A computed fold for a 351-nucleotide part of an RNA from an uncultured bacterium, annotated as small-subunit ribosomal RNA, central domain. The RNAcentral record of the full RNA draws on Greengenes.
[in-house]
Context: one part of a larger RNA
RNA sequence: CUGGGCUUAGAGCGGGUGUAGGCGGGACGGUAAGUACUGAGUGAAAUCCCCGGACUCAAUCCGGGAACCGCUUGGUAGACUGCCGUUCUUGAGGCAGGUAGGGGUCACUGGAACCUUAGGUGGAGCGGUGAAAUGCGUAGAUAUCUAAGGGAACGCCUGUGGCGAAAGCGGGUGACUGGGCCUGUUCUGACGCUGAGACCCGAAAGCGUAGGGAGCAAACGGGAUUAGAUACCCCGGUAGUCUACGCCGUAAACGAUGCGCACUAGGCUCGAGGGUUCUGACGACCUUCGUGCCGCAAGAAAAACCGUGAAAGUGCGCCGCCUGGGGAGUACGGCCGCAAGGCUAAAACUC
Numbered sequence: 001c002u003g004g005g006c007u008u009a010g011a012g013c014g015g016g017u018g019u020a021g022g023c024g025g026g027a028c029g030g031u032a033a034g035u036a037c038u039g040a041g042u043g044a045a046a047u048c049c050c051c052g053g054a055c056u057c058a059a060u061c062c063g064g065g066a067a068c069c070g071c072u073u074g075g076u077a078g079a080c081u082g083c084c085g086u087u088c089u090u091g092a093g094g095c096a097g098g099u100a101g102g103g104g105u106c107a108c109u110g111g112a113a114c115c116u117u118a119g120g121u122g123g124a125g126c127g128g129u130g131a132a133a134u135g136c137g138u139a140g141a142u143a144u145c146u147a148a149g150g151g152a153a154c155g156c157c158u159g160u161g162g163c164g165a166a167a168g169c170g171g172g173u174g175a176c177u178g179g180g181c182c183u184g185u186u187c188u189g190a191c192g193c194u195g196a197g198a199c200c201c202g203a204a205a206g207c208g209u210a211g212g213g214a215g216c217a218a219a220c221g222g223g224a225u226u227a228g229a230u231a232c233c234c235c236g237g238u239a240g241u242c243u244a245c246g247c248c249g250u251a252a253a254c255g256a257u258g259c260g261c262a263c264u265a266g267g268c269u270c271g272a273g274g275g276u277u278c279u280g281a282c283g284a285c286c287u288u289c290g291u292g293c294c295g296c297a298a299g300a301a302a303a304a305c306c307g308u309g310a311a312a313g314u315g316c317g318c319c320g321c322c323u324g325g326g327g328a329g330u331a332c333g334g335c336c337g338c339a340a341g342g343c344u345a346a347a348a349c350u351c
Stems, first nucleotide, its partner, number of pairs: 004322003007304002012319001014201004021194003025088007033081002035077008049065006091191001092188003095184005103177007110154001114150008125136002162169002206247006215241002220236004258318006266294003270290007278283001299306001324351003333344004
């Protein structure tokens, strides 16, 4: 003087809102805290370093110098950072007008299928499998028709499609409600980015109370298979799956890729705006912004691959996380939970 990484090797918090903090757009003026130059004071001695000397040498000791990289205080400078003031509009936000959407909550409602009940027809099988059997059926099943009841899920449309921060969201109608995008340039004038803690949301399973229960189905029972079969296959079947309220707080919560900004060919998709010519219209073409996808160069990468306004490229800001394998996401302690357990998180020992 320089200053490793996190798609798949260890490593991006499941997601958001936001406190402190960190970082922060253009112009002008002031200030002088940081900063730069310079002066003064101090920085004990010994030690370290350099030069010389004394014990025969060395260790050691003696003398001199340098250094003590710091602190205090004065002067000068005023670019950059900070602070104060004024100002600007491109960042950010507001307003107005449009617009797409399974975004959210609640209520009402529809048809197909399924099961059950009642009735009609009918009369010996049905069902199931690789093959069977358990099972159901003359107390009339299966099949078929009619009516009623019930619960759950919404086929086609459906898309490499849309919306949401993520989890996630799909029949129809209504009420309430969040966000996005486009256009205008009307307003505010840096109000911004990130975000330790904190708070909120958070699939499935699971838990509590009260309901509900058609189908499916852990557990469980039976039939098969098999050497065995605590399985795969078959017949049944309870929690659960559904609703309300309250917990739990996890996941291959995945793009295994934190958020924001800037820069770097194109093509297609979806949404919105503008324009041109043609058309009666639909539409076609050109163009701007946003969205999702494909994909080339440069570059990056161990490679696979990434790769244009969603990079894994080039830079910047902030947060989180990693530091050999096992022990172990365990013990102990703490906090949370009704519990199940969750969060935080070692060491001995061993390779």